[in-house]
RNA backbone atom coordinates (compact mmCIF):
# COMPACT_ATOMS: atom_id res chain seq x y z
P N A 1 -0.58 3.65 3.59
O5' N A 1 -0.98 2.81 2.30
C5' N A 1 -0.68 3.34 1.00
C4' N A 1 -0.70 2.25 0.00
C3' N A 1 -1.93 1.37 0.00
O3' N A 1 -2.99 1.95 -0.75
C1' N A 1 0.00 0.00 0.00
P N A 2 -4.49 1.66 -0.34
O5' N A 2 -4.73 0.13 -0.73
C5' N A 2 -4.70 -0.27 -2.09
C4' N A 2 -4.97 -1.75 -2.22
C3' N A 2 -6.20 -2.25 -1.47
O3' N A 2 -7.41 -2.03 -2.19
C1' N A 2 -4.38 -3.66 -1.00
P N A 3 -8.76 -1.83 -1.40
O5' N A 3 -9.10 -3.29 -0.84
C5' N A 3 -9.39 -4.34 -1.74
C4' N A 3 -9.53 -5.66 -1.01
C3' N A 3 -10.51 -5.67 0.15
O3' N A 3 -11.87 -5.78 -0.26
C1' N A 3 -8.52 -6.74 0.80
P N A 4 -12.99 -5.18 0.65
O5' N A 4 -13.07 -6.18 1.88
C5' N A 4 -13.45 -7.53 1.67
C4' N A 4 -13.27 -8.35 2.93
C3' N A 4 -14.00 -7.86 4.17
O3' N A 4 -15.37 -8.18 4.17
C1' N A 4 -11.79 -8.44 4.73
P N A 5 -16.40 -7.29 4.96
O5' N A 5 -16.13 -7.66 6.48
C5' N A 5 -16.36 -8.96 6.96
C4' N A 5 -15.87 -9.12 8.38
C3' N A 5 -16.44 -8.16 9.40
O3' N A 5 -17.72 -8.53 9.85
C1' N A 5 -14.11 -8.29 9.67
P N A 6 -18.77 -7.40 10.29
O5' N A 6 -18.19 -6.90 11.68
C5' N A 6 -18.12 -7.78 12.78
C4' N A 6 -17.33 -7.15 13.93
C3' N A 6 -17.86 -5.84 14.47
O3' N A 6 -18.93 -6.00 15.37
C1' N A 6 -15.54 -5.67 14.15
P N A 7 -20.00 -4.80 15.54
O5' N A 7 -19.18 -3.71 16.34
C5' N A 7 -18.61 -4.00 17.60
C4' N A 7 -17.81 -2.83 18.14
C3' N A 7 -18.64 -1.60 18.53
O3' N A 7 -18.08 -1.00 19.70
C1' N A 7 -17.03 -0.99 16.92
P N A 8 -18.77 -1.33 21.07
O5' N A 8 -20.31 -0.97 20.82
C5' N A 8 -20.76 0.36 20.77
C4' N A 8 -22.18 0.46 21.29
C3' N A 8 -22.38 -0.07 22.71
O3' N A 8 -22.00 0.87 23.69
C1' N A 8 -24.08 -0.91 21.29
P N A 9 -21.10 0.42 24.89
O5' N A 9 -22.12 0.23 26.10
C5' N A 9 -21.66 0.34 27.45
C4' N A 9 -22.32 1.49 28.14
C3' N A 9 -22.04 1.55 29.63
O3' N A 9 -21.86 2.95 30.02
C1' N A 9 -24.37 1.47 29.24
P N A 10 -20.36 3.52 29.91
O5' N A 10 -19.55 2.64 30.97
C5' N A 10 -18.18 2.94 31.30
C4' N A 10 -17.57 1.83 32.12
C3' N A 10 -17.53 0.49 31.42
O3' N A 10 -16.39 0.36 30.60
C1' N A 10 -18.45 0.22 33.58
P N A 11 -16.43 -0.50 29.23
O5' N A 11 -16.52 -2.00 29.73
C5' N A 11 -15.42 -2.60 30.41
C4' N A 11 -15.73 -4.04 30.76
C3' N A 11 -16.24 -4.90 29.60
O3' N A 11 -15.19 -5.40 28.79
C1' N A 11 -17.63 -5.19 31.50
P N A 12 -15.51 -5.76 27.21
O5' N A 12 -16.50 -7.01 27.31
C5' N A 12 -16.02 -8.24 27.84
C4' N A 12 -17.11 -9.29 27.81
C3' N A 12 -17.84 -9.45 26.48
O3' N A 12 -17.11 -10.26 25.56
C1' N A 12 -19.42 -9.37 28.24
P N A 13 -17.42 -10.07 23.96
O5' N A 13 -18.98 -9.81 23.89
C5' N A 13 -19.75 -10.28 22.81
C4' N A 13 -21.09 -10.76 23.32
C3' N A 13 -22.25 -10.59 22.33
O3' N A 13 -22.33 -11.65 21.40
C1' N A 13 -22.88 -9.85 24.48
P N A 14 -22.80 -11.32 19.86
O5' N A 14 -24.39 -11.49 19.94
C5' N A 14 -25.20 -10.37 20.08
C4' N A 14 -26.57 -10.77 20.52
C3' N A 14 -27.69 -10.33 19.60
O3' N A 14 -27.94 -11.28 18.59
C1' N A 14 -28.16 -9.63 21.79
P N A 15 -27.96 -10.85 17.01
O5' N A 15 -29.21 -9.86 16.90
C5' N A 15 -30.49 -10.28 17.34
C4' N A 15 -31.36 -9.08 17.63
C3' N A 15 -31.46 -8.06 16.50
O3' N A 15 -32.41 -8.43 15.51
C1' N A 15 -31.03 -6.95 18.54
P N A 16 -31.91 -9.06 14.10
O5' N A 16 -32.86 -8.35 13.01
C5' N A 16 -34.26 -8.35 13.20
C4' N A 16 -34.78 -6.95 13.43
C3' N A 16 -34.42 -5.92 12.35
O3' N A 16 -35.27 -6.00 11.25
C1' N A 16 -34.01 -5.02 14.50
P N A 17 -34.86 -5.28 9.84
O5' N A 17 -34.70 -3.76 10.32
C5' N A 17 -34.68 -2.70 9.37
C4' N A 17 -35.04 -1.41 10.06
C3' N A 17 -36.54 -1.26 10.31
O3' N A 17 -36.74 -0.51 11.54
C1' N A 17 -35.79 0.51 8.98
P N A 18 -37.35 -1.31 12.75
O5' N A 18 -38.24 -0.20 13.50
C5' N A 18 -37.60 0.82 14.27
C4' N A 18 -38.64 1.75 14.87
C3' N A 18 -39.77 1.06 15.64
O3' N A 18 -40.19 1.88 16.71
C1' N A 18 -40.67 2.24 13.80
P N A 19 -39.73 1.47 18.20
O5' N A 19 -40.38 2.64 19.09
C5' N A 19 -39.70 3.89 19.22
C4' N A 19 -39.35 4.12 20.67
C3' N A 19 -38.20 3.25 21.19
O3' N A 19 -37.43 3.99 22.12
C1' N A 19 -40.18 2.80 22.42
P N A 20 -35.88 4.01 21.96
O5' N A 20 -35.38 2.58 22.46
C5' N A 20 -35.57 1.43 21.65
C4' N A 20 -34.77 0.27 22.17
C3' N A 20 -34.53 0.21 23.67
O3' N A 20 -35.67 -0.34 24.33
C1' N A 20 -32.50 -0.19 22.53
P N A 21 -35.56 -0.70 25.90
O5' N A 21 -35.06 -2.19 25.83
C5' N A 21 -34.81 -2.93 26.99
C4' N A 21 -34.43 -4.33 26.62
C3' N A 21 -33.61 -5.05 27.68
O3' N A 21 -34.44 -5.62 28.67
C1' N A 21 -32.58 -5.30 25.56
P N A 22 -33.88 -5.77 30.16
O5' N A 22 -32.89 -7.03 30.05
C5' N A 22 -33.40 -8.28 29.65
C4' N A 22 -32.30 -9.31 29.56
C3' N A 22 -31.36 -9.38 30.76
O3' N A 22 -31.90 -10.10 31.85
C1' N A 22 -30.11 -9.39 28.75
P N A 23 -31.50 -9.69 33.33
O5' N A 23 -30.02 -10.24 33.52
C5' N A 23 -29.75 -11.62 33.40
C4' N A 23 -28.26 -11.90 33.41
C3' N A 23 -27.46 -11.20 34.51
O3' N A 23 -27.55 -11.88 35.75
C1' N A 23 -26.38 -10.92 32.45
P N A 24 -27.60 -11.02 37.07
O5' N A 24 -26.09 -10.51 37.26
C5' N A 24 -25.06 -11.43 37.52
C4' N A 24 -23.71 -10.82 37.25
C3' N A 24 -23.35 -9.59 38.07
O3' N A 24 -22.94 -9.88 39.40
C1' N A 24 -22.79 -9.22 35.82
P N A 25 -23.32 -8.86 40.54
O5' N A 25 -22.59 -7.51 40.14
C5' N A 25 -21.18 -7.41 40.20
C4' N A 25 -20.69 -6.09 39.62
C3' N A 25 -21.20 -4.84 40.32
O3' N A 25 -20.46 -4.55 41.51
C1' N A 25 -21.43 -4.58 37.99
P N A 26 -21.18 -3.88 42.75
O5' N A 26 -21.65 -2.45 42.20
C5' N A 26 -20.68 -1.46 41.87
C4' N A 26 -21.37 -0.14 41.50
C3' N A 26 -22.40 0.35 42.49
O3' N A 26 -21.81 1.05 43.59
C1' N A 26 -23.28 0.47 40.30
P N A 27 -22.50 1.01 45.00
O5' N A 27 -23.80 1.90 44.85
C5' N A 27 -23.71 3.28 44.58
C4' N A 27 -25.08 3.91 44.45
C3' N A 27 -26.08 3.54 45.54
O3' N A 27 -25.89 4.30 46.73
C1' N A 27 -27.11 3.33 43.45
P N A 28 -26.30 3.66 48.16
O5' N A 28 -27.90 3.72 48.14
C5' N A 28 -28.56 4.96 48.10
C4' N A 28 -30.06 4.78 47.91
C3' N A 28 -30.72 3.81 48.90
O3' N A 28 -30.99 4.41 50.15
C1' N A 28 -31.46 3.34 46.72
P N A 29 -30.97 3.51 51.49
O5' N A 29 -32.33 2.66 51.40
C5' N A 29 -33.58 3.31 51.44
C4' N A 29 -34.69 2.39 50.98
C3' N A 29 -34.86 1.11 51.80
O3' N A 29 -35.56 1.31 53.02
C1' N A 29 -34.94 0.60 49.50
P N A 30 -35.30 0.33 54.26
O5' N A 30 -35.93 -1.05 53.79
C5' N A 30 -37.33 -1.16 53.58
C4' N A 30 -37.70 -2.56 53.12
C3' N A 30 -37.22 -3.69 54.02
O3' N A 30 -38.07 -3.89 55.16
C1' N A 30 -36.77 -4.22 51.76
P N A 31 -37.42 -4.37 56.51
O5' N A 31 -36.89 -5.85 56.19
C5' N A 31 -37.78 -6.89 55.89
C4' N A 31 -37.05 -8.14 55.49
C3' N A 31 -35.99 -8.61 56.45
O3' N A 31 -36.54 -9.38 57.52
C1' N A 31 -35.11 -8.63 54.26
P N A 32 -36.19 -9.02 59.01
O5' N A 32 -34.67 -9.49 59.12
C5' N A 32 -34.34 -10.86 59.06
C4' N A 32 -32.85 -11.04 59.17
C3' N A 32 -32.17 -10.32 60.32
O3' N A 32 -32.31 -11.03 61.55
C1' N A 32 -30.93 -9.99 58.32
P N A 33 -32.74 -10.20 62.87
O5' N A 33 -31.56 -9.15 63.05
C5' N A 33 -31.68 -8.06 63.95
C4' N A 33 -30.33 -7.62 64.43
C3' N A 33 -29.26 -7.48 63.35
O3' N A 33 -29.32 -6.18 62.74
C1' N A 33 -28.39 -8.77 65.12
P N A 34 -29.14 -6.09 61.07
O5' N A 34 -27.58 -6.28 60.91
C5' N A 34 -26.67 -5.31 61.39
C4' N A 34 -25.23 -5.71 61.09
C3' N A 34 -24.96 -6.15 59.67
O3' N A 34 -24.77 -5.05 58.79
C1' N A 34 -24.02 -7.71 61.14
P N A 35 -25.25 -5.20 57.24
O5' N A 35 -24.19 -6.23 56.63
C5' N A 35 -22.83 -5.87 56.49
C4' N A 35 -21.98 -7.06 56.09
C3' N A 35 -22.36 -7.75 54.80
O3' N A 35 -21.90 -7.08 53.64
C1' N A 35 -21.96 -9.36 56.46
P N A 36 -22.79 -7.14 52.31
O5' N A 36 -22.79 -8.68 51.91
C5' N A 36 -21.61 -9.30 51.42
C4' N A 36 -21.78 -10.80 51.31
C3' N A 36 -22.90 -11.27 50.39
O3' N A 36 -22.50 -11.31 49.04
C1' N A 36 -23.07 -12.38 52.45
P N A 37 -23.58 -10.92 47.89
O5' N A 37 -24.69 -12.06 48.01
C5' N A 37 -24.39 -13.40 47.68
C4' N A 37 -25.53 -14.31 48.06
C3' N A 37 -26.88 -13.96 47.46
O3' N A 37 -27.04 -14.43 46.12
C1' N A 37 -27.14 -14.33 49.76
P N A 38 -27.84 -13.54 45.06
O5' N A 38 -29.33 -13.48 45.61
C5' N A 38 -30.09 -14.68 45.76
C4' N A 38 -31.40 -14.41 46.46
C3' N A 38 -32.26 -13.32 45.86
O3' N A 38 -33.00 -13.76 44.72
C1' N A 38 -32.15 -13.02 48.18
P N A 39 -33.34 -12.73 43.53
O5' N A 39 -34.47 -11.80 44.16
C5' N A 39 -35.70 -12.35 44.57
C4' N A 39 -36.58 -11.28 45.19
C3' N A 39 -36.78 -10.03 44.35
O3' N A 39 -37.77 -10.18 43.35
C1' N A 39 -36.26 -9.43 46.57
P N A 40 -37.63 -9.35 41.97
O5' N A 40 -38.00 -7.87 42.41
C5' N A 40 -39.28 -7.58 42.91
C4' N A 40 -39.39 -6.12 43.34
C3' N A 40 -38.93 -5.10 42.31
O3' N A 40 -39.89 -4.83 41.31
C1' N A 40 -38.01 -4.57 44.41
P N A 41 -39.37 -4.35 39.84
O5' N A 41 -38.83 -2.87 40.09
C5' N A 41 -39.72 -1.84 40.44
C4' N A 41 -38.98 -0.60 40.90
C3' N A 41 -38.06 0.05 39.87
O3' N A 41 -38.76 0.86 38.94
C1' N A 41 -36.94 -0.12 41.93
P N A 42 -38.11 1.10 37.47
O5' N A 42 -36.85 2.03 37.78
C5' N A 42 -37.02 3.31 38.35
C4' N A 42 -35.68 3.94 38.70
C3' N A 42 -34.73 4.12 37.54
O3' N A 42 -35.02 5.27 36.75
C1' N A 42 -33.57 3.23 39.41
P N A 43 -34.51 5.36 35.21
O5' N A 43 -32.98 5.79 35.36
C5' N A 43 -32.65 7.01 35.98
C4' N A 43 -31.14 7.11 36.16
C3' N A 43 -30.34 6.89 34.89
O3' N A 43 -30.24 8.09 34.12
C1' N A 43 -29.42 5.61 36.65
P N A 44 -30.32 7.99 32.53
O5' N A 44 -28.99 7.24 32.14
C5' N A 44 -27.72 7.81 32.44
C4' N A 44 -26.62 6.80 32.30
C3' N A 44 -26.58 6.09 30.97
O3' N A 44 -25.95 6.86 29.95
C1' N A 44 -26.39 4.51 32.70
P N A 45 -26.77 7.21 28.59
O5' N A 45 -26.05 6.29 27.51
C5' N A 45 -24.66 6.41 27.24
C4' N A 45 -24.18 5.31 26.36
C3' N A 45 -24.71 5.33 24.94
O3' N A 45 -24.01 6.22 24.11
C1' N A 45 -24.84 3.13 25.83
P N A 46 -24.78 6.87 22.81
O5' N A 46 -25.08 5.64 21.84
C5' N A 46 -24.39 5.52 20.58
C4' N A 46 -24.08 4.07 20.31
C3' N A 46 -23.70 3.80 18.87
O3' N A 46 -22.67 2.79 18.83
C1' N A 46 -25.55 2.49 19.47
P N A 47 -21.62 2.71 17.61
O5' N A 47 -20.60 3.91 17.86
C5' N A 47 -20.00 4.07 19.17
C4' N A 47 -18.87 5.05 19.08
C3' N A 47 -19.12 6.29 18.24
O3' N A 47 -19.85 7.29 18.93
C1' N A 47 -17.00 5.39 17.71
P N A 48 -20.90 8.21 18.07
O5' N A 48 -19.94 9.13 17.19
C5' N A 48 -19.14 10.13 17.81
C4' N A 48 -18.42 10.95 16.77
C3' N A 48 -19.29 11.51 15.64
O3' N A 48 -19.97 12.70 16.00
C1' N A 48 -17.38 10.50 14.72
P N A 49 -21.40 13.02 15.31
O5' N A 49 -21.04 13.38 13.80
C5' N A 49 -20.28 14.53 13.50
C4' N A 49 -19.95 14.59 12.04
C3' N A 49 -21.12 14.55 11.08
O3' N A 49 -21.80 15.80 10.94
C1' N A 49 -19.45 13.09 10.31
P N A 50 -23.37 15.77 10.54
O5' N A 50 -23.39 15.27 9.02
C5' N A 50 -22.95 16.14 7.98
C4' N A 50 -22.86 15.41 6.65
C3' N A 50 -24.17 14.90 6.07
O3' N A 50 -24.95 15.90 5.44
C1' N A 50 -22.53 13.22 5.91
P N A 51 -26.55 15.71 5.32
O5' N A 51 -26.72 14.49 4.32
C5' N A 51 -26.35 14.62 2.97
C4' N A 51 -26.48 13.32 2.23
C3' N A 51 -27.87 12.74 2.13
O3' N A 51 -28.64 13.34 1.09
C1' N A 51 -26.34 11.03 2.72
P N A 52 -30.26 13.36 1.20
O5' N A 52 -30.69 11.82 1.07
C5' N A 52 -30.57 11.15 -0.17
C4' N A 52 -31.10 9.74 -0.05
C3' N A 52 -32.50 9.63 0.51
O3' N A 52 -33.49 9.85 -0.49
C1' N A 52 -31.08 8.05 1.57
P N A 53 -34.73 10.82 -0.14
O5' N A 53 -35.55 10.01 0.95
C5' N A 53 -36.08 8.73 0.66
C4' N A 53 -36.56 8.05 1.90
C3' N A 53 -37.49 8.87 2.78
O3' N A 53 -38.83 8.88 2.30
C1' N A 53 -35.84 7.81 4.10
P N A 54 -39.60 10.30 2.27
O5' N A 54 -39.85 10.59 3.80
C5' N A 54 -40.42 11.85 4.21
C4' N A 54 -40.80 11.78 5.68
C3' N A 54 -39.76 11.20 6.60
O3' N A 54 -38.79 12.16 7.00
C1' N A 54 -41.83 10.19 7.05
P N A 55 -37.24 11.66 7.00
O5' N A 55 -37.20 10.62 8.20
C5' N A 55 -37.45 11.06 9.54
C4' N A 55 -37.60 9.87 10.46
C3' N A 55 -36.41 8.92 10.52
O3' N A 55 -35.39 9.40 11.36
C1' N A 55 -38.41 7.69 10.33
P N A 56 -33.86 9.25 10.89
O5' N A 56 -33.61 7.69 10.91
C5' N A 56 -33.82 6.93 12.13
C4' N A 56 -32.72 5.91 12.33
C3' N A 56 -31.32 6.49 12.46
O3' N A 56 -30.55 5.68 13.34
C1' N A 56 -31.38 5.07 10.60
P N A 57 -30.15 6.24 14.73
O5' N A 57 -29.33 5.06 15.40
C5' N A 57 -27.92 5.01 15.30
C4' N A 57 -27.43 3.57 15.26
C3' N A 57 -27.76 2.82 13.98
O3' N A 57 -26.78 3.06 12.98
C1' N A 57 -28.34 1.48 15.86
P N A 58 -27.18 3.12 11.42
O5' N A 58 -27.71 1.64 11.11
C5' N A 58 -26.86 0.53 11.27
C4' N A 58 -27.62 -0.76 11.05
C3' N A 58 -28.15 -0.96 9.65
O3' N A 58 -28.01 -2.31 9.24
C1' N A 58 -29.92 -1.02 11.23
P N A 59 -26.89 -2.65 8.12
O5' N A 59 -27.37 -1.78 6.87
C5' N A 59 -28.22 -2.34 5.87
C4' N A 59 -28.38 -1.38 4.70
C3' N A 59 -27.14 -0.62 4.27
O3' N A 59 -26.28 -1.39 3.45
C1' N A 59 -28.94 0.87 4.39
P N A 60 -24.68 -1.12 3.42
O5' N A 60 -24.56 0.26 2.65
C5' N A 60 -24.85 0.35 1.27
C4' N A 60 -24.58 1.74 0.75
C3' N A 60 -23.22 2.32 1.07
O3' N A 60 -22.20 1.84 0.21
C1' N A 60 -24.87 3.92 1.53
P N A 61 -20.68 1.71 0.72
O5' N A 61 -20.19 3.23 0.80
C5' N A 61 -20.06 4.02 -0.37
C4' N A 61 -19.71 5.46 -0.02
C3' N A 61 -18.51 5.66 0.87
O3' N A 61 -17.26 5.56 0.16
C1' N A 61 -20.28 7.01 1.63
P N A 62 -15.97 5.03 0.89
O5' N A 62 -15.59 6.29 1.81
C5' N A 62 -15.17 7.51 1.22
C4' N A 62 -15.08 8.61 2.24
C3' N A 62 -14.13 8.36 3.41
O3' N A 62 -12.76 8.60 3.06
C1' N A 62 -16.16 9.22 4.23
P N A 63 -11.61 7.74 3.76
O5' N A 63 -11.69 8.23 5.27
C5' N A 63 -11.39 9.59 5.61
C4' N A 63 -11.73 9.87 7.07
C3' N A 63 -11.05 8.98 8.09
O3' N A 63 -9.73 9.40 8.37
C1' N A 63 -13.36 9.13 8.61
P N A 64 -8.64 8.32 8.80
O5' N A 64 -9.03 8.03 10.32
C5' N A 64 -8.95 9.05 11.30
C4' N A 64 -9.46 8.55 12.65
C3' N A 64 -8.86 7.24 13.13
O3' N A 64 -7.58 7.40 13.72
C1' N A 64 -11.21 7.18 13.41
P N A 65 -6.54 6.19 13.59
O5' N A 65 -7.11 5.09 14.62
C5' N A 65 -7.21 5.39 16.01
C4' N A 65 -7.95 4.30 16.73
C3' N A 65 -7.44 2.89 16.51
O3' N A 65 -6.29 2.59 17.28
C1' N A 65 -9.80 2.92 16.35
P N A 66 -5.28 1.48 16.72
O5' N A 66 -6.03 0.10 16.93
C5' N A 66 -6.37 -0.34 18.24
C4' N A 66 -7.22 -1.59 18.20
C3' N A 66 -6.66 -2.74 17.39
O3' N A 66 -5.67 -3.49 18.08
C1' N A 66 -8.95 -2.44 16.88
P N A 67 -4.56 -4.27 17.21
O5' N A 67 -5.35 -5.48 16.54
C5' N A 67 -5.93 -6.47 17.35
C4' N A 67 -6.75 -7.43 16.52
C3' N A 67 -6.03 -8.09 15.36
O3' N A 67 -5.20 -9.16 15.76
C1' N A 67 -8.15 -7.36 14.65
P N A 68 -3.96 -9.59 14.80
O5' N A 68 -4.62 -10.25 13.50
C5' N A 68 -5.33 -11.45 13.61
C4' N A 68 -5.94 -11.85 12.28
C3' N A 68 -4.98 -11.90 11.10
O3' N A 68 -4.17 -13.07 11.08
C1' N A 68 -6.95 -10.80 10.45
P N A 69 -2.75 -13.05 10.42
O5' N A 69 -3.06 -13.00 8.87
C5' N A 69 -3.66 -14.10 8.22
C4' N A 69 -4.09 -13.74 6.83
C3' N A 69 -3.00 -13.29 5.87
O3' N A 69 -2.25 -14.39 5.33
C1' N A 69 -4.83 -11.84 5.67
P N A 70 -0.72 -14.19 4.84
O5' N A 70 -0.86 -13.28 3.55
C5' N A 70 -1.47 -13.77 2.38
C4' N A 70 -1.54 -12.70 1.31
C3' N A 70 -0.21 -12.08 0.92
O3' N A 70 0.54 -12.87 0.02
C1' N A 70 -1.84 -10.40 1.22
P N A 71 2.15 -12.84 0.05
O5' N A 71 2.50 -11.36 -0.43
C5' N A 71 2.20 -10.96 -1.77
C4' N A 71 2.43 -9.47 -1.94
C3' N A 71 3.82 -8.98 -1.58
O3' N A 71 4.76 -9.21 -2.64
C1' N A 71 2.22 -7.53 -0.63
RNA sequence: GCGGGCGUCGUACAGUGGUAGUACGCUACCUUGCCAAGGUAGAGAUGGGAGUUCGAUUCUCCUCGCCCGCU

Annotation
A computed fold for a 71-nucleotide RNA from an Elusimicrobiota bacterium, annotated as transfer RNA. It was read from a public genome assembly. Taxonomically the source falls in Elusimicrobiota (Bacteria, Pseudomonadati). It matches the Rfam family "tRNA". By type it is a transfer RNA.